[in-house]
c-di-GMP-I riboswitch aptamer from Methylophaga nitratireducenticrescens, 80 nucleotides, folded computationally. The prediction has a mean pLDDT of 78. The RNAcentral record of the sequence draws on Ribocentre.
RNA sequence: CUAAAUAUUUGCCAAACUUAAUGUGAGUUAAGGACGGAAAGCUACGGGUCUAUUGGAUGAUAGACGGCUGGGUUGCACAA
Numbered sequence: 001c002u003a004a005a006u007a008u009u010u011g012c013c014a015a016a017c018u019u020a021a022u023g024u025g026a027g028u029u030a031a032g033g034a035c036g037g038a039a040a041g042c043u044a045c046g047g048g049u050c051u052a053u054u055g056g057a058u059g060a061u062a063g064a065c066g067g068c069u070g071g072g073u074u075g076c077a078c079a080a
Stems, first nucleotide, its partner, number of pairs: 012037002017032006035067001041073003045070003048065006
């Protein structure tokens, strides 16, 4: 893109990037925007990565990331 079938399905979230705000920072929030996702809903307990503690190393402490991952938990669809 085309064809067929079904008709309870016609939805949800939102990466990079941009703008604004916020934080020492990793990041976060909102708007725009869609890379993707069948839990890309929630959760920082485990692992991991990242940030801060004047600089380096080993550690430690305090943070961030749930769209890195394991676990926990909730929801949806189909079948029995």